A computed fold for a 71-nucleotide RNA from a bacterium, annotated as transfer RNA.
RNA sequence: GGCCCCAUAGUUUAAUGGAAAAACAUCCCCCUCCUAAGGGGAAGCUGCUGGUUCGAUCCCAGCUGGGGUCA
Numbered sequence: 001g002g003c004c005c006c007a008u009a010g011u012u013u014a015a016u017g018g019a020a021a022a023a024c025a026u027c028c029c030c031c032u033c034c035u036a037a038g039g040g041g042a043a044g045c046u047g048c049u050g051g052u053u054c055g056a057u058c059c060c061a062g063c064u065g066g067g068g069u070c071a
Base pairs, nucleotide, nucleotide: 001070002069003068004067005066006065007064010024011023012022013021018054026042027041028040029039030038047063048062049061050060051059
């Protein structure tokens, strides 16, 4: 330098055009003499900039970061 893959909540992963879900973690409540465990609830996310579309996490282009491969 060429090509390919990935980027979603604090962490690990779903959702592949109709507007984002779960587990763990955090916070609140219940239970318990207390703690742990257990039960209920809440907040929290699509790397960035454009394009296509009535509508984009999803399709397209570029950029950034990470990984792989070839030289």

It was read from a public genome assembly. Its Rfam family is "tRNA". By type it is a transfer RNA. Its family is annotated with triplet codon-amino acid adaptor activity in the Gene Ontology. The prediction has a mean pLDDT of 81.